[in-house]
């Protein structure tokens, strides 16, 4: 100087209800397990301010991680 920070993990989400995959739990299926199918739980969107009717998203500062000089 630049990039990143969003469920347990990996990631989407370019101002209007926060989602996907995997995982977890419950049910169905099976003699049973796995696979498959259906459903559910789980998020102060790193932190603090600001702008706005409305902010994960825009602005400022801080913290942490990574890359480069």
């Nucleotide at each position: 100087a630049c990039a990143g920070u969003u469920g347990g993990c990996g990631c989407a989400g370019c101002g209007g209800u926060a989602g996907c995959g995997c995982g977890u739990c419950c049910g169905c299926c099976u003699c049973a397990c796995a696979c498959g199918c259906g459903g559910a739980a789980g998020g102060u969107c790193a932190c603090a301010g600001g702008u706005u009717c409305a902010a994960a998203u825009c602005c400022u500062g801080u913290a942490c991680u990574g890359u480069c000089c």